The prediction has a mean pLDDT of 80. This is a predicted structure of a 64-nucleotide RNA (transfer RNA) from a marine eukaryotic metagenome. It matches the Rfam family "tRNA".
RNA sequence: UUUGUAGCUCAGUUGGUAGAGCACCUGAUUUGUAAUCAGGCGGUCGUAAGUUCGAAUCUUAUCA
Numbered sequence: 001u002u003u004g005u006a007g008c009u010c011a012g013u014u015g016g017u018a019g020a021g022c023a024c025c026u027g028a029u030u031u032g033u034a035a036u037c038a039g040g041c042g043g044u045c046g047u048a049a050g051u052u053c054g055a056a057u058c059u060u061a062u063c064a
Stems, first nucleotide, its partner, number of pairs: 003064002007022004016053001024040005046062005
């Protein structure tokens, strides 16, 4: 100095209800598997404070 956001890879741009792909689960389709389609599950945003009506986002400290 940079990075830290879902099990993994990552988005989230000037502060305003936290998302995608893959994976996983269920269903449909198929003689069966795969593929495909539909739906679902999943995150105290590394930790702790501060500012603010409101912080993943700004400030400080701290950890890796």